[in-house]
Context: one part of a larger RNA
């Protein structure tokens, strides 16, 4: 595009897909059955470990080429700030992991396999089969989980409606283009500020104090105050200052 009027919401489930579980201990059962003893179960109930699966970032650990702080080389005249080498080297929030965390549950039906029977003839008996009928598996189909109205037999309810939808603009719970999702002034979408929170870890300037070296004139790594400071912020709340304009 269709599904024969559109929108928006919820649902049914025809179909698909899944291994979503596997194993392995320990207790009770019970020193019972059983056995002359030695010895030594099970049905079935509880509870762990591990592997496997599917989700997650509080917590621990990683990592963190957003950030912060040391320091070494060099430019930029010096300070101050920086800029290259992610130089090296401490730390890191969010995000992303796993070495972390959560869940993986209880019960039970059908149809069956080997087999185990019931009736029961051909073949007067015998036989589970030939006709019928009963059971029987961690297997199979349900039951759980996930997709699913394009299921063409194109589903269903509600609700609303004369207009729906696209593009276009502010973005992300999305994302390789597309596509989803959310917002566009009757607005808190991103941006900016402020508060808070979080990383670093105590700026710069300024004063005091100091090894120490000095040509006595000074010079001075350091340090301690000022300052839980500076600096940064992919987070959070407030706040229409900027921008969601005009509009096809």
């Nucleotide at each position: 595009u269709g599904u024969u009027a559109u929108g928006u919401a919820u649902c049914u489930g025809a179909a698909a897909g899944g291994a979503a579980g596997g194993a392995u201990c320990c207790c009770c059962u019970a020193g019972u059955a059983c056995g002359a003893g030695a010895g030594g179960a099970a049905c079935g109930g509880g509870g762990g470990u591990u592997c496997g699966g599917c989700g997650c970032c509080u917590c621990u650990g990683g990592u963190c080429c957003a950030c912060c702080g040391g320091u070494u080389a060099u430019c930029c005249g010096a300070c101050a700030g920086g800029g290259u080498a992610g130089g090296c080297c401490g730390g890191g929030c969010a995000g992303c992991u796993a070495c972390g965390c959560g869940c993986u549950a209880u019960a039970u039906g059908g149809a069956u396999a080997a087999g185990a029977g019931c009736u029961g003839a051909a073949a007067g008996c015998a036989u589970c089969u030939a006709a019928g009928c009963u059971c029987g598996a961690a297997g199979c189909c349900a039951u759980c989980c996930u997709u699913g109205a394009a299921a063409a037999g194109a589903g269903a309810u509600a609700c609303a409606u004369u207009g729906g939808g696209a593009c276009a603009c502010g973005g992300a719970u999305a994302g390789a283009a597309g596509a989803u999702c959310c917002g566009u002034u009757c607005a808190a979408u991103g941006g900016a500020g402020u508060c808070g929170g979080u990383g670093u870890g105590u700026a710069a300037g300024c004063a005091c104090g100091a090894a120490g070296c000095u040509u006595c004139g000074g010079c001075g790594a350091c340090g301690u105050g000022u300052u839980c400071a500076g600096c940064a912020u992919g987070c959070g709340a407030c706040c229409c200052c900027c921008a969601a304009c005009u509009g096809u």
Molecule: large-subunit ribosomal RNA, domain VI
Organism: sediment metagenome